[in-house]
Context: one part of a larger RNA
């Protein structure tokens, strides 16, 4: 390479969002005749090698037929790939009308709490702990009233719920982008799938500048525990945790360890949303989120089982013993932290 595989064994990329190249492709016709098939002829140098027969007693050897894949010409064929040219509407997208959510983004804005400050009461505790000290407190603290300020998070509602591609998203309001679902057949007529590159978004920590800064707390300081505590426990606390502008590009980026897309294959229940029938219960039908399940089926078992790991097809990514090592070296990117890309000696 050929084959096999990629939930748990090595292996799905963080989402593949968008989309280039190239792959792959919906129904009818017409026409060419590039693939493809046919027949004829030419090449394909001999031996070799394959298969058949035959000669050395055999076999080696050695003769004779015979075969072959490509190519060149030439006649044909018109099913399927592909081209051109017309036309449909089951895919695909547009409109219309109606609904649905913690979808994004920005402004504005409420309340409990807590912190710190001013006042008032009011007196010796208060905080911590497994026990304690460290800390705070007669310069009046803890408790409680009351006023101010200030930052982050938003109880309850809350749910196996909902939304978004994924990171992720929850106090209320406005705007503005953006999804998706349902019905309608109005419209366009294969405008679809997938996707090497490439671009985009990407949690949390970090990193630049420049505000903020309650309360938590890396590092640090101190008290304890303890043979020793560079920890786990307590007391404080600095970066950060917030915002605004730019980097960073990583996770157990997984609650499916499970790429996308179409088409098919028993079922039974929950729940969300929207339509139809119906006063209602409630039935139907689409979408989507869960359980259960030897239906068939599929798996090495587990398990999966219409959200498939079933039964096909199209494209992508990715493995190929363990260590060395996702490391070196070299390019790339990056302010740096590091990232992506990625070996070998040697070892079992």
């Nucleotide at each position: 390479u050929u084959g096999g595989g990629c939930g748990u064994a090595a292996a799905g990329g963080g989402u593949c969002g968008c989309g280039u190249a190239g792959g792959c492709g919906g129904c009818u016709u017409a026409c060419a005749a590039c693939a493809u098939c046919u027949c004829a002829u030419c090449u394909u140098a001999a031996a070799u090698a394959g298969c058949c027969u035959c000669g050395c007693u055999u076999a080696a050897c050695g003769a004779g037929g015979u075969c072959u894949c490509g190519g060149g010409u030439g006649a044909g064929a018109g099913a399927u790939g592909g081209g051109u040219g017309a036309g449909c509407u089951a895919g695909a997208g547009a409109g219309a009308u109606g609904g649905u959510g913690g979808g994004g983004u920005u402004u504005c804005u409420g309340g409990a709490a807590c912190u710190u400050u001013c006042g008032g009461u009011g007196u010796a505790g208060c905080a911590g702990u497994g026990a304690a000290a460290u800390g705070c407190g007669u310069u009046g603290a803890u408790a409680u009233c009351g006023a101010a300020a200030g930052g982050a998070a938003c109880a309850c509602c809350a749910a196996g719920a909902g939304c978004g591609a994924a990171g992720g998203c929850a106090g209320g309001a406005a705007a503005c982008c953006a999804a998706c679902c349902a019905u309608u057949u109005u419209c366009u007529g294969a405008c679809g799938c997938u996707g090497a590159g490439g671009c985009a978004c990407g949690a949390c920590a970090g990193c630049u500048a420049g505000g903020g800064g309650a309360g938590c707390g890396a590092a640090g300081c101190a008290g304890a525990u303890u043979a020793g505590a560079g920890a786990c426990c307590u007391g404080c606390g600095u970066a950060g945790u917030c915002c605004u502008a730019g980097c960073c590009g990583u996770a157990a980026a997984c609650g499916c360890a499970u790429g996308a897309g179409u088409g098919c294959u028993a079922g039974u229940u929950a729940c969300c949303c929207c339509g139809u029938c119906g006063u209602a219960a409630g039935a139907c039908g689409a979408g989507g989120u869960g359980a259960c399940g030897u239906a068939a089926g599929u798996u090495a078992a587990c398990a999966c089982g219409u959200u498939a790991a079933g039964c096909a097809c199209u494209c992508c990514g990715c493995c190929u013993g363990g260590g060395g090592a996702g490391u070196a070296c070299g390019g790339u990117c990056g302010c740096a932290a590091g990232g992506c890309u990625a070996a070998a000696a040697c070892u079992c």

The part of an RNA shown here (small-subunit ribosomal RNA, central domain) has 348 nucleotides and comes from a Candidatus Gottesmanbacteria bacterium. The coordinates come from a structure-prediction model, not an experiment, and the mean pLDDT is 80. Taxonomically the source falls in Candidatus Gottesmaniibacteriota (Bacteria, Bacteria candidate phyla). The sequence was found in a public genome assembly. Rfam family: Bacterial small subunit ribosomal RNA.